[in-house]
RNA sequence: GAGUGACAAGGGCAUACCCGUCGUGAGGCGGGGACGCAAAGCCACCGGUCUUCGUGAUUGCGAAGACAGCGGAGCCGCCGGA
Numbered sequence: 001g002a003g004u005g006a007c008a009a010g011g012g013c014a015u016a017c018c019c020g021u022c023g024u025g026a027g028g029c030g031g032g033g034a035c036g037c038a039a040a041g042c043c044a045c046c047g048g049u050c051u052u053c054g055u056g057a058u059u060g061c062g063a064a065g066a067c068a069g070c071g072g073a074g075c076c077g078c079c080g081g082a
Stems, first nucleotide, its partner, number of pairs: 004080002012037002017032006035069001041075002045072003048067008
């Protein structure tokens, strides 16, 4: 350096659900809480899912958004045995 992720060490994140708060909504944020995660770190570029509005009348078209814990691309990164 490449590859890899051990019943290793030290740490990290936090699903469902509950409370508060913001949003028409998907959902965000804070607190509690842990199902899990070696990128469950960052990022809406591609696909996907979801929401709202418009149009339309057959599940389509358009616009604006949400999700990174759905998959891929890109960027960055801790530790380590064989």
Molecule: c-di-GMP-I riboswitch aptamer
Organism: uncultured Pseudomonadota bacterium